[in-house]
Model confidence (mean pLDDT): 81 of 100. FMN riboswitch aptamer (RFN element) from Janibacter melonis, 129 nucleotides, folded computationally. The RNAcentral record of the sequence draws on Rfam and Ribocentre. Taxonomically the source falls in Janibacter (Bacteria, Bacillati, Micrococcales, Intrasporangiaceae).
RNA sequence: UACGUGCUCCGGGGUCGGUGCAAUUCCGAGCCGGCGGUGACAGUCCGCGACCCGCUCGCAGCCAGCGAGCGGUUGACGAGGUGAGAUUCCUCGACCGACGGUGAAAGUCCGGAUGGGAGGCAGCACGCG
Numbered sequence: 001u002a003c004g005u006g007c008u009c010c011g012g013g014g015u016c017g018g019u020g021c022a023a024u025u026c027c028g029a030g031c032c033g034g035c036g037g038u039g040a041c042a043g044u045c046c047g048c049g050a051c052c053c054g055c056u057c058g059c060a061g062c063c064a065g066c067g068a069g070c071g072g073u074u075g076a077c078g079a080g081g082u083g084a085g086a087u088u089c090c091u092c093g094a095c096c097g098a099c100g101g102u103g104a105a106a107g108u109c110c111g112g113a114u115g116g117g118a119g120g121c122a123g124c125a126c127g128c129g
Stems, first nucleotide, its partner, number of pairs: 001129001003127006009120002015029004030108002032097002034048004043095002052072008077093005099111003
């Protein structure tokens, strides 16, 4: 110092006003942007994760439920500029955002979730070169 195995740790952000009996849900104006990749920094490119659905296996007498694996589904960008190189930077104008809940429709409130998680140029141990 590369790699392998095991363990530990870390691992999602965002509000004011108006109307109204009632809305952080409507209207107006704001605000936010997980992980890896990329000729150069990405919410909108390529992929992944989360939510949801299905199948298989395991635990459970059955069901419910829980766990593991596999599969499906899964939003949205253009123009100009610089440059060797940018849908990633700069300028301008746009667009997108699971499910359940709610006195009224939610990216932003509450909840599943003190969960899961892509992953981490974070740490430790052992092994091997």